RNAcentral holds the sequence, with entries from Greengenes. Small-subunit ribosomal RNA from an uncultured bacterium, 1443 nucleotides, folded computationally. Model confidence (mean pLDDT): 85 of 100.
RNA sequence: AGAGUUUGAUCCAUGGCUCAGGACGAACGCUGGCGGCGUGCCUAACACAUGCAAGUCGAGGGUUUGAUUUAUCAAGCACUGGCAUCCGGGUGAGUAACGCGUAGGUCAUCUGCCCCUAUCACAGACAUAACAGUUCUAACGGACUGCUAAUAUCUGAUGAGGCGAGCAAUCGUCAAAGCUUUGGCGGAUAGGGAUGAGCCUGCGUCUGAUUAGGUAGUUGGUGAGGUAAUGGCUCACCAAGCCUUCGAUCAGUAGCUGGUCUGAGAGGACGAACAGCCACACUGGAACUGAGACACGGUCCAGACUCCUACGGGAGGCAGCAGUGAGGAAUAUUGGUCAAUGGGCGCAAGCCUGAACCAGCGACGCCGCGUGCGGGAUGAAGGGGCUUUGCCUCGUAAACCGCUUUCAGCAGGGAAGAAAAUGACGGUACCUGCAGAAGAAGGUGCGGCCAACUACGUGCCAGCAGCCGCGGUGACACGUAGGCACCAAGCGUUGUCCGGAUUUAUUGGGCGUAAAGAGCUCGUAGGCGGUUCAGUAAGUCGGGUGUGAAAACUCUGGGCUUAACCCAGAGCCGCCACCCGAUACUGCUGUGACUUGAGUCCGGUAGGGGAGCGGGGAAUUCCUGGUGUAGCGGUGAAAUGCGCAGAUAUCAGGAGGAACACCGGUGGCGAAGGCGCCGCUCUGGGCCGAGACUGACGCUGAGGAGCGAAAGCAUGGGUAGCAAACAGGAUUAGAUACCCUGGUAGUCCAUGCCGUAAACGUUGGGCACUAGGUGUGGGCAUCAACCAACGAUGUCCGCGCCGUCGCUAACGCAUUAAGUGCCCCGCCUGGGGAGUACGGUCGCAAGACUAAAACUCAAAGGAAUUGACGGGGGCCCGCACAAGCAGCGGAGCGUGUUGCUUAAUUCGAUGCUACGCGAAGAACCUUACCUAGGUUUGACAUGUACGGAAUAGCCACAGAGAUGUGGUGUCCUUCGGGGCCGUACACAGGUGGUGCAUGGCUGUCGUCAGCUCGUGUCGUGAGAUGUUGGGUUAAGUCCCGCAACGAGCGCAACCCUUGUUCUAUGUUGCCAGCGGGUAAAGCCGGGGACUCGUAGAAGACUGCCGGGGUCAACUCGGAGGAAGGUGGGGAUGACGUCAAGUCAUCAUGCCCCUUAUAUCUAGGGCUGCAAACACGCUACAAUGGCCGGUACAGAGGGCUGCGAACUCGCAAGAGCAAGCGAAUCCCAUAAAGCCGGUCUCAGUUCGGAUUGGAGUCUGCAACUCGACUCCAUGAAGCUGGAGUUGCUAGUAAUCCCGGAUCAGCACGCCGGGGUGAAUACGUUCCCGGGCCUUGUACACACCGCCCGUCACACCACGAAAGUCGGCAACACCCGAAGCCGGUGGCCCAACCGCAAGGAAGGAGCCGUCGAAGGUGGGGUCGGUGAUUGGGGUGAAGUCGUAA
Repeated sequence: AGAGUUUGAUCCAUGGCUCAGGACGAACGCUGGCGGCGUGCCUAACACAUGCAAGUCGAGGGUUUGAUUUAUCAAGCACUGGCAUCCGGGUGAGUAACGCGUAGGUCAUCUGCCCCUAUCACAGACAUAACAGUUCUAACGGACUGCUAAUAUCUGAUGAGGCGAGCAAUCGUCAAAGCUUUGGCGGAUAGGGAUGAGCCUGCGUCUGAUUAGGUAGUUGGUGAGGUAAUGGCUCACCAAGCCUUCGAUCAGUAGCUGGUCUGAGAGGACGAACAGCCACACUGGAACUGAGACACGGUCCAGACUCCUACGGGAGGCAGCAGUGAGGAAUAUUGGUCAAUGGGCGCAAGCCUGAACCAGCGACGCCGCGUGCGGGAUGAAGGGGCUUUGCCUCGUAAACCGCUUUCAGCAGGGAAGAAAAUGACGGUACCUGCAGAAGAAGGUGCGGCCAACUACGUGCCAGCAGCCGCGGUGACACGUAGGCACCAAGCGUUGUCCGGAUUUAUUGGGCGUAAAGAGCUCGUAGGCGGUUCAGUAAGUCGGGUGUGAAAACUCUGGGCUUAACCCAGAGCCGCCACCCGAUACUGCUGUGACUUGAGUCCGGUAGGGGAGCGGGGAAUUCCUGGUGUAGCGGUGAAAUGCGCAGAUAUCAGGAGGAACACCGGUGGCGAAGGCGCCGCUCUGGGCCGAGACUGACGCUGAGGAGCGAAAGCAUGGGUAGCAAACAGGAUUAGAUACCCUGGUAGUCCAUGCCGUAAACGUUGGGCACUAGGUGUGGGCAUCAACCAACGAUGUCCGCGCCGUCGCUAACGCAUUAAGUGCCCCGCCUGGGGAGUACGGUCGCAAGACUAAAACUCAAAGGAAUUGACGGGGGCCCGCACAAGCAGCGGAGCGUGUUGCUUAAUUCGAUGCUACGCGAAGAACCUUACCUAGGUUUGACAUGUACGGAAUAGCCACAGAGAUGUGGUGUCCUUCGGGGCCGUACACAGGUGGUGCAUGGCUGUCGUCAGCUCGUGUCGUGAGAUGUUGGGUUAAGUCCCGCAACGAGCGCAACCCUUGUUCUAUGUUGCCAGCGGGUAAAGCCGGGGACUCGUAGAAGACUGCCGGGGUCAACUCGGAGGAAGGUGGGGAUGACGUCAAGUCAUCAUGCCCCUUAUAUCUAGGGCUGCAAACACGCUACAAUGGCCGGUACAGAGGGCUGCGAACUCGCAAGAGCAAGCGAAUCCCAUAAAGCCGGUCUCAGUUCGGAUUGGAGUCUGCAACUCGACUCCAUGAAGCUGGAGUUGCUAGUAAUCCCGGAUCAGCACGCCGGGGUGAAUACGUUCCCGGGCCUUGUACACACCGCCCGUCACACCACGAAAGUCGGCAACACCCGAAGCCGGUGGCCCAACCGCAAGGAAGGAGCCGUCGAAGGUGGGGUCGGUGAUUGGGGUGAAGUCGUAA
């Protein structure tokens, strides 16, 4: 420091989600050796049993008991009295506050104990508790009577001093306490110090505006009261203030800080432990005492709860330490000691101290140590795993040899902590010795991110998962194992925080199209602001002082063996306060200055700028009249509608409303919305020119105000045309639409609302700067010219286009910026939910503005790229259409398929690209299927071990056969053996599965013209260019042009065949000439001329001429030529597509079967038949059928073969048999054709199905189930609906021939030749294809994507008659305790008084205030709610098809 994830791929500083890091008072899972240092109820401020946590002082007092030396000693605590209990310890409920932090103030204050200074301490008095007696009570606790003391209480005196009054002299007033062992400890007053505390102030301190106004003691004053003290703190009176958009009030949340965690930092989050402050002590209120409290272990009252009770009444407060219950994912011992540190009391000894110090429990965290170390290869093994079976790996790991003993264990010694004594910890730390490798390793991960891979199991199951995503039979992703990786007494998971996230952007982001510029303008506050001078010194800068607690953090050093931890020193602590200084910049001051920003004046000028009033013509419609007659209108086509009651058309006249053709223009004006006939009146703004004036008067603009299209609303008018709604007609599967005929609101006017638009340049306003070119609107100037018109140049202001730099993700923008800067405002922060709900404001309403959350997804997006697609465009091709010919679809039959049937009807092929396909040939076999009967190392292969005596064959018997039984039979050899049989083990075997695991082969697009690469160039990139463009071609064929230049696979050519000629050769082929010969025949001699065969060669190349064309490619026409522009045909099939086809040709991974899914046999089936389809054959006849005669091929095949001739049979064929392994012989008569005859339009002399009979051939065997022959029979069918196929020339059509397979079986298939047409204007349309271009939200690529209702399930949310509760405030009632005030009567020791009495005091009573409580109407928040609303999510539901 980054990475993964949107796409087919790409880019995006577009954007979210997720991960790697660190941290924790944690929890959970698995595991667990030791020690040190820390740390441990985050939840119920829930309730608490039990014990302890605050007492002490006899040197204040009385008193009790004991002892005795009778006056002392000792002990004791209840009481009185003093001090303490206000510290220490706990908790974080409340609190958004002077609570906390920081800096100050206190001339507005107090301060026990402690220290210092000064002075004093004299004289008296009255009670009372304890105690004693009586008595009430369950208890807690009282009541009465009597006695007594003090450092308790009271009075007087004194008055240094304080306080008060006063100018002063002076006056008034205020104290005390003693005890003692004689060392000492105390007391009073005053002043000072120290410490602690109170109060006040500046600044800082969370969220919400869907909280905008709040406040009556409220703000201030005067006076009084009160307090230690200021103060509305309280009261009386007076005034009407005070706080607030720089966020008051209200609501929510929260103790604050030092700090902690994280981060590069700025920040963000947190506030456990330790430390400072605050608040609280069951809940609420209150005061008392005191130096200090409105008091955790005090008091009073009220309330809730718990407990006791004799029912009358009482007691209590663990948020102290332990502990219990409860809650919870979760947090410890009812431990030891006051030894140390500290605190209270005491003169002290000492006592008390759950503060504290220790120990215990918990891997809760951090840190340290260990679980051995060295050697050791046969790289051990019936070891694990894997394997290509060779090996590899666990692995120097083990064994084995040597060594060591940390830690733990056992034993011995044994501290520091303690300054005299005193050690809980603790026989602890530490030291020494002993034994023995001995007692001590796990967790997670291994698809990418992210280090680390294999096997088996599973089979979208079980499961995993942080994100992307894995799993549907070869899972590196699930589970297990082995191996490996990473950490390690831990390792993972979960949760939370920061980081990464520049994803709230101060550092450090954006807003044309990704989210984002308000519809526009004016303008308030605010922010920002031209030149210059002087002053000031607020901001700013420098220096200094104070402060910034300690701890923490960083550095340095030190102490525990090290570290963690601890100690010391230094640094740091942005801030704040004060002092001194500087004055560039900003601010402030100056009735300073300036003119360039801004404005005013003057002169021109363009304009659909605005408002009002008036006028005009064209057109539509309507009305009246005339002419005129049958239609008009409307559409893709129609119909509704109008019209003989006279329409449409046409002429004339009239009425009325709305809108203003041409000009008209990326032309003008306006802030935007918007503005268009003409004139008049009023009026706003702009631009240009020239000077003069004012003197910064400026820019922006939160709130606010005004304007603001259309639609809509209200009232009143108006209504020609148009036209939501509505009606009708069509269209359609439907058509609540698109189209048509009508038609009401509305559109128009006036007035008032509404306040929104794709209100868009999707681009806020202002100023400045930064190349140009060109056009246009407005103004001015110069040149030129006698004038005018035209023109040229310059300049200012608008409106456009192109384009450099620059910017941009790209597209694009580019002086009219989206460039470079400054100022101000508005807005954005993933998609959906949602611009929705609730609340508020506005509105008559419609609705507008403001504006969430739950829940859900991992994307949603922008730009560009390549494809694909389009009932987008352009160009082009093809028997694609058209023009033709012949068919198919109808009939019968054949063959194949579906379906049905069946024991089985084996399997595969299924749009084109399955269906006379695999199958070039199912009676058995084939055969894979079914039934039945057998076999199990097997029908077939190889190997090992053992054994055997032979095999095979033949015969007989049983059986359907396989097979079994019996007999007969006795192999080869190079002598090594081979072959055979049996047994056993390895194994064989499988047409069993998966063509979606594969190889190979094949189909299709398509014989379409395409598909790519290297280098270069362009682009951030995917990619582009090349391959596009202009021509041309059958062709990416060629030419030209061009940031491309070349190349490859395709095209073409090379190959085969055919067409012409030549050369060579001449048998089995040929026969012109010569000769022989026959009934005839190349039959013979011979010949090579010809045909033909074989081999080779020539020929065709747009080569030649002419026209066109870019002097091109090429094309058109012509000549010559057997053939002419690829001469015809074939073979040849680019990159790829369809998970196309084939595991049943073959091969093959994996899975499955193994007395069976293998194998053998017999029989059956694959041929089954209501039906449908595909491909064919034969026909329906006269261009024909039948009969007779007669002519002409090519290419093939043949020895288990072709089989002549001859004989027989009507025939299929049979018999006998020559020749031929074939240019020789055979199959083998080619048929259509031609000649002649007959039939004469009919279900026929057409047609031949079907059926009966008789045969032939093949074959072991023709029943299921062959082909053929003969006789007889003689069905449908008279040219075929919608639709559909082939073919462009030796083609279609038609006619025969041959071959493969094959025992036999051909209408199929593969070849061969014979006869031999018609038509093509043309490319609009259908289908398929190629190139360019365009749109795209598609990329599984239009058989795509995708929207909404409805139905179902689940989830969260809103509304809702209500209902339940919380909180705060208000009004009134009641009014505890208590302070304060009043008080007739009552009570009363001290003082006064001779006494009576007085003074003072007390209880009681009354009053103000006053908690809880009650009543009431409202506010606000929340829970719940029949029903209801929309929303979200959910492999295969419904309806349509909106984009």